Record summary
A computed fold for a 121-nucleotide RNA from a soil metagenome, annotated as c-di-AMP riboswitch aptamer (ydaO/yuaA leader). Its mean pLDDT, the model's own confidence on a scale to 100, is 82.
[in-house]
Order: sequence, then structure tokens, then C1' cells
RNA sequence: CGCCAAAUCCGCCGCAAGGCGGACCGGGGAAACCAUCGUGGGUGAGUUCUCCGCGCAAAAGCGGAGAUAGGGCAACCCUUUCAGCCCGAACCCGACAGCUAACCUCGGAGGCGCAUGAAGG
Repeated sequence: CGCCAAAUCCGCCGCAAGGCGGACCGGGGAAACCAUCGUGGGUGAGUUCUCCGCGCAAAAGCGGAGAUAGGGCAACCCUUUCAGCCCGAACCCGACAGCUAACCUCGGAGGCGCAUGAAGG
């Protein structure tokens, strides 16, 4: 100076660590109406399938490979198409939750980078 993501900015106190508050961004809960008749739910792009190995009575589960719904890739910003590259995780709630106005409540982390090019609006 940029990228993913909501994850930034401002004020006050404090030596600092940190604390409090505000703005803005994001998540959850929560009527009526509507929907649904169930075989838990949530954040997130991260869903689904096949094969191999372990496990095994069979499973659950674990590991590997290949695909895949979907997602991402500065050059003022947004967007479309084509091609290329990459991701396709992880975690949380705890018997409870559809949508949902008022209202209530929570988060604003972390991880990366000398790079993605072209043709249009």
C1' cells in the first nucleotide's frame, strides 16, 4: 500500500497493559400473518458424491485420493463475460430455536501478500 473476513473509526480514563462510552458494520433470540407436521440448531463459501486404507459382526468414526454445489484472486470504485490460479475449513449451542415488527442480546478477531490477466458496461 493491499487481500480474505462484520472485524473499522472516534472520545474519555490510564505510564502502559487495559477499561468505559459512541458511531458504524455484522450475528443471534423474539409477535401477528404466513409456512411447516417434523427425526436438533447456529456462524461460515466450506455442501454432496465415488474409490482406497484403518476400524468392524455390521456400523459410527479416522486418514488418503479424485470430483462437486458454492466461494475468493489491489492498481479510483462497482459490475458482466472469458481464461488462469486458489479455497471448498474450523468452531459453537445444549434439549431449545421456521419466518418475524417492537424489544432483548452478542461480536468487531485472526490470517496473509510484490501480486490475475484480457475484453466490455